[in-house]
This is a predicted structure of a 90-nucleotide RNA (SAM riboswitch aptamer (S box leader)) from Proteiniborus ethanoligenes. The coordinates come from a structure-prediction model, not an experiment, and the mean pLDDT is 84.

RNA sequence: UUCUUAUUUAGAGCAAGGGAGAGGUUUGGCUUGAUGAUCUUGCAGCAACCUACUGUAUUUGUGUGGUGCUAAUGCCAAGAACAAUGAGAA
Numbered sequence: 001u002u003c004u005u006a007u008u009u010a011g012a013g014c015a016a017g018g019g020a021g022a023g024g025u026u027u028g029g030c031u032u033g034a035u036g037a038u039c040u041u042g043c044a045g046c047a048a049c050c051u052a053c054u055g056u057a058u059u060u061g062u063g064u065g066g067u068g069c070u071a072a073u074g075c076c077a078a079g080a081a082c083a084a085u086g087a088g089a090a
Stems, first nucleotide, its partner, number of pairs: 001090008013043005021032003026078004044070003049066002052062002074082001
C1' cells in the first nucleotide's frame, strides 16, 4: 500500500511548544479559535479491538502488554472510487 472483517449517538484534560485558521473532501449550514484553537510533545485519563490473567459454558471481571481515543452523533444535511480505528491476510 491492497484485500477481508468489526466498530464509529457512551466515555475521558491539564501543562509545555507553536502562532492561524480548524472541524477528512465538495456544496450548504452550524460550531470553534489571539481568553491561543488545529497540530507536536509530556503527563494524566477513557475505552476494552488484540493480548495476559480470571470466571463461565456461552462470555464475566481485572486493566499486564500492543494499538486507539479524550468539543459538538464521523458536528449536521446531501453525495462518493467516502473516511478513521482495531484485528487478520497478501